[in-house]
């Protein structure tokens, strides 16, 4: 460095309920444990959602491309950083 155990001290906390704020993905608080060795942190790349705003296409009801502005890091890469210490 690099891995990660039926070790240890600790640590997040998904669905769901409440509760607020947001048009809306989703997030704040508290309950709750389904999981996590980075489920610590950065939206940088991808990937999914949401909003809006328009060509066409459709033909008035939605969808599909495309832009933007967003959410999501517990989707998947990445960069930073960190507790512990069997095996190999």
């Nucleotide at each position: 460095u690099a891995c990660g155990a039926u070790a240890a001290u600790g640590g997040c906390a998904a669905a769901c309920c409440c509760u607020g704020a947001g048009u809306g993905a989703u997030c704040u608080g508290g309950g709750g444990a389904c999981g996590c060795a980075a489920a610590g942190u950065a939206a940088a790349g991808g990937g999914u959602c949401u909003u809006u705003a328009c060509c066409a296409a459709g033909c008035u009801g939605a969808u599909u491309a495309u832009a933007a502005a967003g959410a999501u890091c517990g989707c998947c890469u990445u960069g930073c950083u960190a507790c512990c210490g069997a095996a190999a």
A computed fold for an 88-nucleotide RNA from a Planctomycetota bacterium, annotated as c-di-GMP-I-GGC riboswitch aptamer. The coordinates come from a structure-prediction model, not an experiment, and the mean pLDDT is 83. The model forms 90% of the base pairs in the Rfam consensus. It was read from a public genome assembly, where an Rfam model found it.